[in-house]
RNA sequence: GAGUUUGAUCCUGGCUCAGAAUGAACGUUGGCGGCGUGGAUUAGGCAUGCAAGUCGAGCGAGAAGUUACCUUCGGGUAGCGGACAGCGGCAAACGGGGUAGUAAUGCAAAGGUUACGUACCCUAAGGACCAGGAUAGCUACGGGAAACUGUAAGUAAUACUGGAUAAUCUCUCCGGAGCAAAUGGUGUGAUUCCGCCUUAGGAGCGGCUUUUUUGAUACUAGGUAGUUGGUUAGGUAAUGGCUGACCAAGCCUGAGAUGUCUAGGGGGUGUGAGAGCAUGGCCCCCACCACUGGGACUGAGACACUGCCCAGACACCUACGGGUGGCUGCAGUCGAGAAUCUUCGGCAAUGGGCGAAAGCCUGACCGAGCGACGCCGCGUGCGGGAUGAAGGCCCUCGGGUUGUAAACCGCUGUCAGAGGGGAUGAAAUGUAUUAGGGCUAUCCCUUUUACUUGACAAAGCCUCAGAGGAAGCACGGGCUAAGUACGUGCCAGCAGCCGCGGUAAUACGUACUGUGCGAACGUUAUUCGGAAUCACUGGGCUUAAAGGGUUCGUAGGCGGUUAUUUAAGUAGGGUGUGAAAUCCCAUGGCUCAACCAUGGAACUGCGCUCUAAACUGGAUAACUUGAGUAAGAUAGGGGUAUGCGGAACUUCCAGUGGAGCGGUGAAAUGUGUAGAUAUUGGAAGGAACACCGGUGGCGAAGGCGGCAUACUGGGUCUUAACUGACGCUGAGGAACGAAAGCUAGGGUAGCGAACGGGAUUAGAUACCCCGGUAGUCCUAGCUGUAAACGAUGAGUACUAGCCGGGAGGGUCUUCGGACCAUCCGGGCGUAGCGAAAGCAUUAAGUACUCCGCCUGGGGAGUAUGGUCGCAAGGCUGAAACUCAAAGGAAUUGACGGGGGCUCACACAAGCGGUGGAGCAUGUGGCUUAAUUCGAGGCAACGCGAAGAACCUUAUCCUGGAUUUGACAUGUAUGGAUGGGUUACCUGAAAGGGAUAAUUCUGCCUUCGGGUGAAACAUACACAGGUGCUGCAUGGCUGUCGUCAGCUCGUGUCGUGAGAUGUCGCGUUAAGUCGCUGAACGAGCGAAACCCUUGUCCUUAGUUGCCAGCGAGUCAUGUCGGGGACUCUAAGGAGACCGCCGGUGUCAAACCGGAGGAAGGUGGGGACGACGUCAAGUCAUCAUGGCCUUUAUAUCCAGGGCUGCACACGUGCUACAAUGGCUUGUACAAAGGGAUGCAAACCCGCGAGGGGGAGCGAACCUCAAAAAGCAAGCCCUAGUUCGGAUUGUAGGCUGCAACUCGCCUACAUGAAGCUGGAAUCGCUAGUAAUCGCAGGUCAGCUAUACUGCGGUGAAUAUGUUCCUGAGCCUUGUACACACCGCCCGUCAAGCCACGAAAGCGGGGGGCGUCCGAAGUCACUGAGCUAACCUCUCACGAGGAAGCAGGUGCCUAAGACGAACUCUGUGAUUGGGACUAAGUCGUAACAAGGUAACC
Repeated sequence: GAGUUUGAUCCUGGCUCAGAAUGAACGUUGGCGGCGUGGAUUAGGCAUGCAAGUCGAGCGAGAAGUUACCUUCGGGUAGCGGACAGCGGCAAACGGGGUAGUAAUGCAAAGGUUACGUACCCUAAGGACCAGGAUAGCUACGGGAAACUGUAAGUAAUACUGGAUAAUCUCUCCGGAGCAAAUGGUGUGAUUCCGCCUUAGGAGCGGCUUUUUUGAUACUAGGUAGUUGGUUAGGUAAUGGCUGACCAAGCCUGAGAUGUCUAGGGGGUGUGAGAGCAUGGCCCCCACCACUGGGACUGAGACACUGCCCAGACACCUACGGGUGGCUGCAGUCGAGAAUCUUCGGCAAUGGGCGAAAGCCUGACCGAGCGACGCCGCGUGCGGGAUGAAGGCCCUCGGGUUGUAAACCGCUGUCAGAGGGGAUGAAAUGUAUUAGGGCUAUCCCUUUUACUUGACAAAGCCUCAGAGGAAGCACGGGCUAAGUACGUGCCAGCAGCCGCGGUAAUACGUACUGUGCGAACGUUAUUCGGAAUCACUGGGCUUAAAGGGUUCGUAGGCGGUUAUUUAAGUAGGGUGUGAAAUCCCAUGGCUCAACCAUGGAACUGCGCUCUAAACUGGAUAACUUGAGUAAGAUAGGGGUAUGCGGAACUUCCAGUGGAGCGGUGAAAUGUGUAGAUAUUGGAAGGAACACCGGUGGCGAAGGCGGCAUACUGGGUCUUAACUGACGCUGAGGAACGAAAGCUAGGGUAGCGAACGGGAUUAGAUACCCCGGUAGUCCUAGCUGUAAACGAUGAGUACUAGCCGGGAGGGUCUUCGGACCAUCCGGGCGUAGCGAAAGCAUUAAGUACUCCGCCUGGGGAGUAUGGUCGCAAGGCUGAAACUCAAAGGAAUUGACGGGGGCUCACACAAGCGGUGGAGCAUGUGGCUUAAUUCGAGGCAACGCGAAGAACCUUAUCCUGGAUUUGACAUGUAUGGAUGGGUUACCUGAAAGGGAUAAUUCUGCCUUCGGGUGAAACAUACACAGGUGCUGCAUGGCUGUCGUCAGCUCGUGUCGUGAGAUGUCGCGUUAAGUCGCUGAACGAGCGAAACCCUUGUCCUUAGUUGCCAGCGAGUCAUGUCGGGGACUCUAAGGAGACCGCCGGUGUCAAACCGGAGGAAGGUGGGGACGACGUCAAGUCAUCAUGGCCUUUAUAUCCAGGGCUGCACACGUGCUACAAUGGCUUGUACAAAGGGAUGCAAACCCGCGAGGGGGAGCGAACCUCAAAAAGCAAGCCCUAGUUCGGAUUGUAGGCUGCAACUCGCCUACAUGAAGCUGGAAUCGCUAGUAAUCGCAGGUCAGCUAUACUGCGGUGAAUAUGUUCCUGAGCCUUGUACACACCGCCCGUCAAGCCACGAAAGCGGGGGGCGUCCGAAGUCACUGAGCUAACCUCUCACGAGGAAGCAGGUGCCUAAGACGAACUCUGUGAUUGGGACUAAGUCGUAACAAGGUAACC
């Protein structure tokens, strides 16, 4: 920097990604070289080989071999030689490995050591005299399996010992006393070279010690008896409780002791802008370890990796008696593990040990090998080459892309390969030699020449051949560079986060292609970064996580003014140190780079020192403004105790009274004739204190309210008398601390958890009602928590104002008041702050000081531990696991059993229906071989269908047929045919078959012919599909809704989503119009324009009309004529709140009136904004994709779509007298008509038949309108109502009326007497009622649908309620938007955790017992060469020791009681998670009882 919480926004906040790195591992792939690097796990076990020896110039002895001589030929002697061992010296304490332990006995930085040591090396001084006795080896004899070992004899030394000498050495009482040596080696030859002894100094290396620094944990708070100090003694190289005795009681600790867990430390390394954070592999320095534990010996140095002793575990050998071993050296092996190499070469170089040296030893080291483990470098070719080849992929079929890529042509020769030759890593040392120097020298230094040393690596160079041997990995939805096709179909799978996949997947798999990196590329793990996400640099705490309930106060932190001084902090200079390597800079060496070298800088640190004195600190002296005291005044429900009071309530007593009271939404439980409620009088009791009362007062907070008294805390004002910084905050600590709760004792009127009853309810362990215990009250204690809230810690200072309230004070005053300063308590608001809401001198502004607290959500304030409490419980307080969010503020919607305003046949007021009956029709269901398909709340259901007997008609069913097809286009071939009509066979038809007759046959033409079109046959492309997907679509349609809304531009406001405009006040049918207003305008809708209807005028009169004139008829516009009227159909007029009055804001507009055919959009229609419902339709049509192709296509026959226990919708006809029937009689409009409408006339009761005038229609016809009117009958009845059903006989259409048509006549005469819950339509020419016509159509099921006219009402002038809608506002945890969201138990699966009778393992201490080796002490009767004494001698004694013994300490071991960590555990507890389980509905809206602590 990005992604991710939301419909969108801003913020908070976590998760995730892009970067760098690694001793890495895994997957795929793999050409070469250089330089590095490689057992991180089991400090687990180890076979085998090697890793520490050397010195013969310290010592004796001396094999093999060899030379010489002798020889008995077996051998012997002498010399040379020097093996294997031994004594002795030095080394073995270095080098090499590892990180177990260790949080300080370590490391690091800087010091100290007058408190110390030091072999080898260097320098200087001095010295080395005289003696002695042993012992290994060897030899002999033994023991033992071995390891090993005993006895005897005898030998050497630079081994060992005694004596002498001795200081500059050591001790000292300052007199003195004490301490050494190898005169050895080499050599002809040593004062001289190599060694020995003493002392002093040096270098280097160590020991000890001081200060500072160096992890986590307080869910470890106290630890410590040699502990802290002293005296004295011992011990050590040396200080010291290091150790002993005695004395004292100290010492460490909140600046974290003690305990527990983890860990080697540093230079450095990784990352980072830095500060930091993480880390300590390779290399260097230090520490520690060496199978585990203990111990000492030797030595200059060890308590010793490849030494010793003991104990233990393990392993091996064994003759069973005993022995042996220690790879955390180099290789190697097993094991465990994701994982880490060769049982290599060489001492050539560098270094080490020994040696005088040559030299020997050296798994240190130098090299090679293995591993892409890392870094770096090189290559896998270069140039040309378009028929843009083939192939692949895509495609709109045109083409595009792979792609100059390939092929092909030309060229080059890096690397690898073969051959050749070979620089360099080599300098020295030594031998011989030349010259010179150090007096002398066997020694040293310089120098000439010759000879001598390479394990390994091989650069560069020359030659050869030939593009030949050398490219992969990951990714392509966003973050993040790079996309197409196919396959798959919530499957398989992907995934770092968000998330992809349910039939069109740029996200899975494959292909092609592209992108990135490249001998590698990805993944995983880990660290830092991004993360300002622990914030020192550099964060926060009103509401997002976060202020402790409040105060007092300890430690600590911080602290007013002036002066002097100091120099701890601070600042500057100098100086020492900060190892090297690393990092950085410069230069250089490998062809470059990595790598390496040299120099510089740096190492931000620490110490010492000089200077400064502003600031902080320390010291001293002062000051008064901070703080406190005093005096005077003052307000107050501040606190504690005691007493008093009235109203109300309840109970009791008494009177009056007489049926209910009480309670609720409605009731009931309850109470009352045994007298309630009500009312009057009286008594008792307990609790609380109306009015005043107030964003008024007091208190630190909790909290405090009748009145009085006593005691008592704090505040404020005024004065400026006193003290003189006495202050602020405050970890721990202490005190106070609502309500509920607990203990003991009282008290108990009302209220009232629990509990009982009554209701409500599906249930109701609730809400409502009747009762009612604890409690509420008092006293004494405990508890210690609250949404203990201003969700805002305390203190100080500063920073615009305005308006109220409370307390006391001052100045002025015209006495009303005005002004000034202080304290307390409120409201609004500027700057500023804030994510916003908001805060704003009472800050959430600007600063300082101190304390508390936070670091994603859940798990969880849970578990465990501790502590407090009588208990309830409080305080402290995790983790596993799980999610990618959880959250704050604000925005727009939607919603609310929120509010306000308004509208609608929404209700109300009316009229008529439906729901009951019969029938018609549609749907469901059932049935069926099939009952084709679609439509499903409103907005499916007399709907698609404006007409299913066949046809229609479908993947409907049964059966029969056809296959380039019933239909379209093209290609190829064929042969000239081919089509229609009639007739034949088979068949149900379709179809199939076979002929015959007849008729027709394109275009051009020079009529000779040409072309071959149409057509046919065959084959191939393809046709076809009412098959699927309306959730892939277009188009069309429904609905909200003819509701009044929906938006835009510019401007303004807001960080932003957005707001404003569109709100408000009026008004309207209307976002219609007016006014105000940070808005001004505009668009789509509304309205208007359009059609129709209502009035009038003009024009025009045929088929329409007929007033006047004429003719004619029984009669009729029948005729001549006419245009007046009706009418027809063109064009105009008319209506606009225009006029009057009132209301209203001087408006818009509303109300009333006049005029008018019509009055406030006159009636009706067409017209339907942005959008909603993944609404409907793939079966009107069109169309992507998928499926099918002898079938899901096409044709045919028959059946079905009409099927019937049932349910629903929509209708028709009725139930009758406002009626039915009969007869007579009147008045429409709008339509249809040629395959048609059909008159007159005739036949038939009738349907109808015959007939055919007229008419393609203002002409003819369908055509009779019906209700109405007039008259008559019927008389309340299942009827003269009603017509279902059924029978018979007919008619019509049609190829055909069986399934399955309509009509007529006669006969039959069912249900039904006005319809439960519920529900529908309608506000005027409307409802209701009455007929007429049309489309579809051969006919019809039409009672449907679409139109037409006739007759013609009632009611409402209201908005409480139901339904729906609009605007404003409010709440919201909703946004697929309440058909939303969401909680808890139970049931299922799975996961981690807690508890648990117990069971098991580890750790560090404590106590008791036992006690190896060993030091020390004591003893030492046994043993003993050197020295001393005695002795002639033998020998004896002494000194000095040794074995052995004893004691202290003590490892391991045993036992015991505790502590602590950990594993496991029947069972049990809650928790997390898991598309569709159960029960309810607690929360979100007033969530239906406001929610919450």
This is a predicted structure of a 1493-nucleotide RNA (small-subunit ribosomal RNA) from an uncultured prokaryote. RNAcentral holds the sequence, with entries from ENA. Its Rfam family is "Bacterial small subunit ribosomal RNA". Rfam links the family to the GO terms structural constituent of ribosome and ribosome.